The RNA shown here (Glycine riboswitch aptamer) has 91 nucleotides and comes from a Dehalococcoidia bacterium. NCBI's taxonomy places the organism under Bacteria, Bacillati, Chloroflexota, Dehalococcoidia. The model forms 91% of the base pairs in the Rfam consensus.
RNA sequence: UAGGUUACGGUAGGAGAUACCCUGUAAAGGGAGCCGAAGAGGAAAGGGAUUAGCUCCCGAAACUUUCAGGCAAAAGGACUGCCGUAGGAAA
Repeated sequence: UAGGUUACGGUAGGAGAUACCCUGUAAAGGGAGCCGAAGAGGAAAGGGAUUAGCUCCCGAAACUUUCAGGCAAAAGGACUGCCGUAGGAAA
């Protein structure tokens, strides 16, 4: 300084799956079925411990599990663009 990774805020976009059945004015509760892109869990290659082996530890995700959450609309929503703030790697 026209300043990376990162964090927060604003704004725009943003998928999937029962407007299922029973109770209820509704919110919701119960039942059966389903979804993955809040969150959470799992561990591959590789590495480390161990003389070696067994074993243990580190080890990612949009993969996987569906615990949580969700399945008209609304809300939420990983992620992405833009703007701002903080910070200060690099030059």
It matches the Rfam family "Glycine riboswitch aptamer". Gene Ontology term of the family: glycine biosynthetic process.